[in-house]
Description:
Bacterial RNase P class A from a Deltaproteobacteria bacterium, 372 nucleotides, folded computationally. A source record names the gene rnpB. Its mean pLDDT, the model's own confidence on a scale to 100, is 77. Rfam family: Bacterial RNase P class A. Gene Ontology terms of the family: ribonuclease P activity, dimeric ribonuclease P complex and tRNA processing. NCBI's taxonomy places the organism under Bacteria, Pseudomonadati, Myxococcota, Myxococcia.
């Protein structure tokens, strides 16, 4: 220098002008509360505010106990309020490497599936080949060799045989069991025995272990009009209608007038931001994280504010020029001038995660390497 790997940060700064949102203070005004107007003050998005995929707080509803179903989850130890999260490990896989990935229990409970190719795809199989017998060809033996496939029923060697084969033996690999050592554990190292080897697939059904009530701030609580409707009380002097009655008085009901009560709607208030909180220091831990102390308050809008313009400086890219600047070199550095760029994206009850989108720079490490 090139190509990569990993990690933690940042998300330009300062000033001026014009605006927006809620809060506090002052003054003025409406007779108070409170509202409105003007002025001043300090405050005002993110690393993902996003997707709404997990987990929790909070709120309301439900809830004797047990079983089934359904959904989720699945190596070990730790962290946490909790987790499908994080940290540290084990084993397996990928990479020369830095490093990365893993939904990682069970396939000798049972069932299913294994395309194409191939003779045969799982208690087998004879296409070619090999061997024997009749000898065109057929019949029988054979899994050593060839061919197919992602995968062909352990590997190497010797014995054996007509040819072969765990058929037998030695060694190796794997499986099961036993012993012993290290480790909290997953697991690893070593030794012995056994039968000879039992394909793959469980993000296929299934089996085993563990976990799990439902809905969500439009949760939920409170205040509460106008109009309409519901319930109750009083009045009924005079007047209206209906019933009782042959008629009148009387009585009953309705309508009416006045007042009260309660429910809901519009609207408003709370929930609402002081919290598993942030910053710094010390201590424990490999780490995730935890403990102690000190200090801080850091948006709370509700059709939804957090913006725009200008100037200067900084960063980066490209081009040009200069340098008795660096390096063998590719290339890099410094100065000046000109042009350009600055991404993804906008809180809505609040947290912890995951995933996705996205800009340039920094630090550490790996491989190649004296060549461009």
């Nucleotide at each position: 220098g090139a190509a990569g790997c990993a990690a933690g940060a940042c998300a330009a700064a300062u000033g001026g002008c014009c605006g927006c949102c809620a809060c506090c203070c002052a003054u003025g005004u409406c007779a108070c509360c409170g509202g409105c107007a003007u002025g001043g003050g300090g405050g005002g998005a993110g690393g993902a505010a996003a997707g709404u995929c997990c987990g929790g707080g909070c709120u309301c509803c439900a809830c004797a106990g047990g079983a089934c179903a359904a959904a989720g989850u699945g190596c070990u130890g730790g962290g946490u309020a909790a987790c499908c999260c994080c940290c540290a490990g084990u084993c397996c896989c990928g990479g020369c490497g830095a490093c990365g990935g893993g939904a990682a229990g069970g396939a000798a409970a049972g069932u299913g599936c294994a395309a194409c190719a191939g003779a045969a795809a799982g208690g087998a199989a004879a296409c070619c080949g090999c061997c024997a017998g009749g000898c065109a060809c057929c019949u029988g033996g054979u899994a050593a060799g060839g061919g197919u496939g992602a995968a062909a029923g352990g590997g190497u060697g010797a014995g054996g045989u007509a040819a072969g084969a765990g058929c037998u033996c030695a060694c190796c690999a794997g499986c099961u069991c036993c012993g012993c050592c290290g480790g909290u554990g997953a697991c690893g190292a070593c030794g012995g025995a056994g039968g000879c080897u039992u394909u793959g697939u469980a993000a296929a059904c299934c089996c085993c272990g563990c976990u799990u009530g439902g809905a969500g701030c439009a949760a939920g609580a409170c205040c509460a009009a106008a109009u309409a409707g519901g319930g109750g009380a009083a009045c009924g002097c005079g007047g209206u209608g209906a019933g009782u009655g042959g008629u009148c008085c009387g009585c009953u009901c309705a309508a009416g007038u006045u007042c009260c009560c309660g429910g809901g709607u519009a609207g408003g208030u709370c929930g609402c931001u002081u919290g598993a909180u942030c910053u710094c220091g010390c201590c424990g831990g490999c780490a995730a994280c935890g403990g102690c102390g000190a200090g801080g308050c850091u948006a709370g809008a509700u059709g939804a504010a957090u913006g725009g313009c200008c100037a200067u400086u900084g960063u980066c890219u490209c081009g040009a020029a200069a340098g008795c600047g660096g390096g063998u070199g590719a290339c890099c550095c410094u100065u000046u001038c000109g042009a350009g760029a600055a991404a993804c994206a906008g809180a809505a009850c609040c947290c912890g995660g995951c995933u996705u989108a996205c800009g340039g720079a920094u630090u550490g490490c790996u491989u190649c390497g004296a060549c461009a």